Predicted 3D model of a 354-nucleotide part of an RNA (small-subunit ribosomal RNA, central domain) from an uncultured bacterium. Its mean pLDDT, the model's own confidence on a scale to 100, is 81. Rfam family: Bacterial small subunit ribosomal RNA. The RNAcentral record of the full RNA draws on ENA and SILVA.
[in-house]
Context: one part of a larger RNA
RNA sequence: UUGGGUUUAAAAGGGUGCGUUGGCGGUCCCGUUAAGUCAACCGGAAAAAUGCGGGGGCUCAACCCCGUCGAGCCGUUGAAAACUGGCGGACUUGAGUUGGCGGGAAGUACGCGGAAUUGCGCGGUGUAGCGGUGAAAUGCAUAGAUAUCGCGCAGAACUCCGAUUGCGAAGGCAGCGUACCGGCGCCAGACUGACGCUGAGGCACGAAAGCGUGGGGAUCGAACAGGAUUAGAUACCCUGGUAGUCCACGCAGUAAACGAUGAAUGCUGGUUGUCCGGGUCGAAUGAGACCUGGGCGGCGAAGCGAAAGCGAUAAGCAUUCCACCUGGGGAGUACGCCGGCAACGGUGAAACUC
Repeated sequence: UUGGGUUUAAAAGGGUGCGUUGGCGGUCCCGUUAAGUCAACCGGAAAAAUGCGGGGGCUCAACCCCGUCGAGCCGUUGAAAACUGGCGGACUUGAGUUGGCGGGAAGUACGCGGAAUUGCGCGGUGUAGCGGUGAAAUGCAUAGAUAUCGCGCAGAACUCCGAUUGCGAAGGCAGCGUACCGGCGCCAGACUGACGCUGAGGCACGAAAGCGUGGGGAUCGAACAGGAUUAGAUACCCUGGUAGUCCACGCAGUAAACGAUGAAUGCUGGUUGUCCGGGUCGAAUGAGACCUGGGCGGCGAAGCGAAAGCGAUAAGCAUUCCACCUGGGGAGUACGCCGGCAACGGUGAAACUC
C1' cells in the first nucleotide's frame, strides 16, 4: 500500500461546533453538448527486479540468464447518447423563508431573597470544661470557652419542588425577578426553487487544576506544622492551615472531554413508560381513549456480534464525506518545528528488545 477494521476483549472516532478548498449530491422531467464512458488504429513515453507465456544455463529444482508480451498512461481518429459531468429550461418531496402556537436549569448582564454553616463584632444568661477518636493526644477555655438567647457584618452555595425530567454543539446549565439574546418543536402549506451533505487546513468555544494583574476570603482545603497509629508512617485518623476554592479582565487548551459508539440521509416487526406539541372522540372545567409529530428511557422480532450485548436514539441493511488503527515495550519519550509568561501543549520517531 492493498485489505480488514475503530462500544468493551484487541490497536483505532478528532473534546465540540462553524466553515474554506475538495469529495459527494433530489426528479425514471425536457432540450443541448460530448469532458468522463466505449471502440479503433498508428505513434510516443515506459527504471530495473517482480508477474504470465516461450527459450536457455547450473545433473533437477529453487536460483540465474535471454528476448518478448500485456493491461494502464499520453497523443490521434471515430461512433453512440443510456449513465456521470457541462450548459439552458422545468418541478417540489430535500433545504430555507413566512404566519400562528408552544415548552425549556440554553446564554449574558443587572437587581433582589430567605434558611443554614462558619467566623467576626456588640450585648444578655451561665460555669468548668469543650472538642476530637477505635482509644487518645495535639488544639480551644477562668483574659470566661463549650452551651444558650438577641442584634449586626461578611463570604459562598441555593433545601424542598427534583424525576428513571428538561435545555445546550460539546464543555456544561438549578433560589427569585427584569432586560437583552441563541437554538428547538408543533400546526398551516403562502413563498424561494436543490439554495443540500460532509468538511483536509482555518476560525471559534472548551470541566477541573494551573498561570498573570487587581479584588475577595465564610466554607472546604494541596503544600506545610503538630498530635496519634506503626517496626517505620514523608500515609490512612485527629487539631490547625497557605495557595487555591469566589469575582473581574487576560492566558492556558487538556480530561475515563465517555454513549469509551464521528456527521448526514434513506430503509427494516412489535411492546411499554414518560416529557413537549397538534387533531378526533369524550367530558363540561374536562379524567380518559384513539390517531399523529418531536424528545428521553425500558424490554424485545428479524438481523448483527467472539461474546457481553446492540436492536427505528442500531453495534441491522445501504450510500456520501471526514478522522483514526496496523504486535508489546522503548514512548506520547528524543530531536526538530509551531504555540505558551511559565507549567506545559500540538506534531512525533529510531536504535535496542521480547